[in-house]
C1' cells in the first nucleotide's frame, strides 16, 4: 500500500431499524463488635463526522484506532 474484521458503562459481553441490557467492579444503605460474605438501591457507555429513515448500536459514506491476511 491492498483486502477483510472489530470498536457499546471502569472491565468482559448482549441487543430483529422501535425504552441501550447482563455479569464483575465502583458508590450509598441494610446486616456484622470490625472486615468479609449476603441483601437492597444508585451512578455509569454505542470511537468521531455526515447521509438514508417517522425512528439508526444496527443500513450507507468518510475518517480515527486495534487486529488478521497478502505484497
Nucleotide at each position: 500500500g491492498u483486502g477483510g474484521u472489530c470498536g457499546u458503562c471502569g472491565u468482559c459481553c448482549a441487543a430483529u431499524g422501535g425504552c441501550a441490557g447482563g455479569a464483575c467492579g465502583u458508590c450509598a444503605g441494610a446486616u456484622u463488635g470490625u472486615g468479609g460474605c449476603u441483601c437492597u438501591g444508585a451512578a455509569a457507555a454505542u470511537g468521531a463526522g455526515a447521509g438514508u429513515u417517522c425512528g439508526a448500536u444496527u443500513c450507507u459514506c468518510u475518517u480515527c484506532g486495534g487486529u488478521c491476511a497478502c505484497c